[in-house]
Context: one part of a larger RNA
RNA sequence: CUGGGCGUAAAGCGUACGUAGGCGGAUUAAUAAGUUAGAGGUGAAAUCCCAGGGCUCAACCCUGGAACUGCCUUUAAAACUGUUAGUCUUGAGAUCGAGAGAGGUAAGUGGAAUUCCAAGUGUAGAGGUGAAAUUCGUAGAUAUUUGGAGGAACACCAGUGGCGAAGGCGGCCUCCUGGAUCUGUACUGACACUGAGGUGCGAAAGCGUGGGUAGCGAACAGGAUUAGAUACCCUGGUAGUCCACGCCGUAAACGAUGACAACUAGCUGUUGGGAGACUAUGUCUUUCAGUGGCGCAGCUAACGCUUUAAGUUGUCCGCCUGGGGAGUACGGCCGCAAGGCUAAAACUC
Repeated sequence: CUGGGCGUAAAGCGUACGUAGGCGGAUUAAUAAGUUAGAGGUGAAAUCCCAGGGCUCAACCCUGGAACUGCCUUUAAAACUGUUAGUCUUGAGAUCGAGAGAGGUAAGUGGAAUUCCAAGUGUAGAGGUGAAAUUCGUAGAUAUUUGGAGGAACACCAGUGGCGAAGGCGGCCUCCUGGAUCUGUACUGACACUGAGGUGCGAAAGCGUGGGUAGCGAACAGGAUUAGAUACCCUGGUAGUCCACGCCGUAAACGAUGACAACUAGCUGUUGGGAGACUAUGUCUUUCAGUGGCGCAGCUAACGCUUUAAGUUGUCCGCCUGGGGAGUACGGCCGCAAGGCUAAAACUC
């Protein structure tokens, strides 16, 4: 090198875009770089292999053959790959129409609830717990009614429902805007796929500056519990949670399952379209795209997966190689920091 793997045993980058590279639909002609065949040259000797021979045998040595799987030149072939020149429409894109959606950004707006403030009624408790206490309350609490302030989140609808590459997205309305799906087409004509580096996006927590702060609530304080209780429970409560801008770049970032394409029994639910039939505001049949449940073949160590594959294949990328040491040290790059990325060894079992 070949060979084995990556749902759960080690192993799919969090996710997309995309450079180089790799790889690539149908068909015609040319070419002859790869490819195939023939010929010639070369491939030193020794070694290896085969057949003989010489030392009493062997090791060793000698002779001959084969081989040296390579390289160069030349002749020929033209299926495949490549290249060149055409053609095509199925891949891909474009376009007309249609409907669906918590897709994104910004602005506006609504009601319920919690808290606080003011006022009225009203009186001795309230709150909290397993039980209590800290706490609040005769300076009038809790409860109840009215008015006001402010912040945050949007009950029901709500659904293995929808949308998005992933993270994620949920009151209502409006501007702007991305993508996907279905039906049709007389357009382009392989423009495709993947993608080392690279670039963008990327929950929560955290960081910087400036705002905001109702509720909740790390830290902290107090009350309990307990042998102790730096906890679980309770009363408070600061950062934070919210907004704007800028960082961070990590998660059990999970389907623990890379992307794309083709093929391989069915049954059943659901979402969005199309077509057809009929007894027509619906029922049935069928088809495309999603999203679930079950299940044959096949696969799997088993569990299980099963047209949304972990089946059968192809292309490209990433990753794995005993446990610990260790995702650590050192170095480098990035970061305000926290830290992140890359990534060993000694030693040990």

The part of an RNA shown here (small-subunit ribosomal RNA, central domain) has 349 nucleotides and comes from an uncultured marine bacterium. Its mean pLDDT, the model's own confidence on a scale to 100, is 89. Its Rfam family is "Bacterial small subunit ribosomal RNA". Rfam links the family to the GO terms ribosome and structural constituent of ribosome.